[in-house]
RNA sequence: GCCAAGAUAGCUCAGUUGGUAGAGCACACCAUUGGUAAUGGUGAGGUCCCGAGUUCAAUCCUCGGUCUUGGCU
Numbered sequence: 001g002c003c004a005a006g007a008u009a010g011c012u013c014a015g016u017u018g019g020u021a022g023a024g025c026a027c028a029c030c031a032u033u034g035g036u037a038a039u040g041g042u043g044a045g046g047u048c049c050c051g052a053g054u055u056c057a058a059u060c061c062u063c064g065g066u067c068u069u070g071g072c073u
Stems, first nucleotide, its partner, number of pairs: 001072007010025004019056001027043005049065005
């Protein structure tokens, strides 16, 4: 330099023929216990990497950029 994949909650990840986003773990509270742990319930937590475009509507489609990983030279 070229090619490909990826970027979504604190962490690991899902998601969608385009219709305003979920799980597990972690966190807070409650129940349970003599008290912990475990278990169950409830809750909080997200500018879906950035910018532009298409569209009534974009996490999703198109273009550009940044970063990460892998491959080629």
Overview
A computed fold for a 73-nucleotide RNA from an uncultured bacterium, annotated as transfer RNA. Rfam family: tRNA. Its family is annotated with triplet codon-amino acid adaptor activity in the Gene Ontology.